[in-house]
RNA sequence: GGAGUUGGCCAGGCAAUCGCGCAGGUUUGUUUUUAAUUGAUUUUAUUAAUUAAUCGCAGGCUUGGGAGGAAAGUCCGGGCUCUAUAGGGCAGGGUGCCAGGUAACGCCUGGGGGGCGCGAGCCUACGGAAAGUGCAGCAGAAAGGAAACCGCCACGUUCGCGUGGUAAGGGUGAAAAGGUGCGGUAAGAGCGCACCGCGCAACUGGCAACAGUUUGUGGCGAUGGUAAACCCCACCCGGAGCAAGACCAAAUAGGAACCCGUUCGAUGUGGCCCGCAUUGGGUUCGGGUAGGUCGCUUGAGGUAAGUGGUGACGCUUAUCCCAGAUGAAUGAUUGUCCUCGACAAAACCCGGCUUACCGGCCAACUCCACUU
Numbered sequence: 001g002g003a004g005u006u007g008g009c010c011a012g013g014c015a016a017u018c019g020c021g022c023a024g025g026u027u028u029g030u031u032u033u034u035a036a037u038u039g040a041u042u043u044u045a046u047u048a049a050u051u052a053a054u055c056g057c058a059g060g061c062u063u064g065g066g067a068g069g070a071a072a073g074u075c076c077g078g079g080c081u082c083u084a085u086a087g088g089g090c091a092g093g094g095u096g097c098c099a100g101g102u103a104a105c106g107c108c109u110g111g112g113g114g115g116c117g118c119g120a121g122c123c124u125a126c127g128g129a130a131a132g133u134g135c136a137g138c139a140g141a142a143a144g145g146a147a148a149c150c151g152c153c154a155c156g157u158u159c160g161c162g163u164g165g166u167a168a169g170g171g172u173g174a175a176a177a178g179g180u181g182c183g184g185u186a187a188g189a190g191c192g193c194a195c196c197g198c199g200c201a202a203c204u205g206g207c208a209a210c211a212g213u214u215u216g217u218g219g220c221g222a223u224g225g226u227a228a229a230c231c232c233c234a235c236c237c238g239g240a241g242c243a244a245g246a247c248c249a250a251a252u253a254g255g256a257a258c259c260c261g262u263u264c265g266a267u268g269u270g271g272c273c274c275g276c277a278u279u280g281g282g283u284u285c286g287g288g289u290a291g292g293u294c295g296c297u298u299g300a301g302g303u304a305a306g307u308g309g310u311g312a313c314g315c316u317u318a319u320c321c322c323a324g325a326u327g328a329a330u331g332a333u334u335g336u337c338c339u340c341g342a343c344a345a346a347a348c349c350c351g352g353c354u355u356a357c358c359g360g361c362c363a364a365c366u367c368c369a370c371u372u
Base pairs, nucleotide, nucleotide: 001368002367003366004365005364006363007362008361009360010359012337013336014335015334016333017332018331020066022064023063024062025061026060027059028058029057030056033053034052035051036050037049038048039047040046041045068343072354073353075352076351077350078349079348080241081240082239083238092237093236094235095234096233097111098110099109100108101107112126113124114123115122116121127232128231132230133229134226135225149170150169151166152165153164154163155162156161178196179195180194181193182192183191197220198218199217200216201215202214203212204211205210245294246293247292248291255285256284257283258282259281260280265279266278267277268276269275301320302319303318304317305316306315307314308313338341
């Protein structure tokens, strides 16, 4: 200098003016309640005015703060709320190497096995196929307690071939039943032996997954593959979700209780009478709709220091308050500077994952080339 890997941070800056929603302070108007004083009424007491405090509403002024790393997808996990048919089991769903972290997780950290990369590093649903069932297209002779197409060997032969042996060689396939060599044989074959591989047991190390220049043992058709096929094993999961849920509470209709009225009457129809239809009026109460209030943002919270741990993370102390709307705010204009600005915007709250994204900065590390 070039090419990369991992982790973290930022997400146009500054200034002015106007505007939006939230909170605090102050002030004006209005209103609720209470207290004091004064006046009126024959008394209990009621009422009026003034002053003070207070609750709510509306307006002005002022101060403070006002989207994100993903606010997104709504895919997991939890808090919170309601629901007692929520306990045990079945069914159903999920997770799946080991250890740890956590409120919890399918997340994270560390480790093991396997795969990829020269490397830093990255990826990994990675339990069980010696309980059972199923599946395997095409090719191939044969696809699982299998198999003889060619070849090789033996015997027979009418010389075309037939019968038997054989998995060393050829051929098919993703996969053909350990590999190499020597011996052996009619030809062959773990048939025998050596080495390598594999299984089982022990030993050693490790909490464990697992590992081993260890020891013994088994010729190895034991135990082929497939479980994001059924299934088996272990563990986890009740359901619905802030439109959860709690409270206050008009008009209209209907309900309950009490009182009054009841062949009168009332109401409707209608200009009026008859007729027809209905059964009324008042008070109180409860449910409940519109509407409103709460839930609502102080929280598994942020920052800093110390401390335990390889780490995820935990503990201690100090300090900070940082959107809370409900037609739903967070914007607009101007000036200026630069590297000319991506993806995208809360809606009960958190922890994750996944997806989108112009670019920039920092730290550690790897490889290549060159110089000293």
This is a predicted structure of a 372-nucleotide RNA (Bacterial RNase P class A) from a Flavobacteriales bacterium. The organism belongs to Flavobacteriales, within Bacteria. Its mean pLDDT, the model's own confidence on a scale to 100, is 75. The sequence is in RNAcentral, with records from ENA.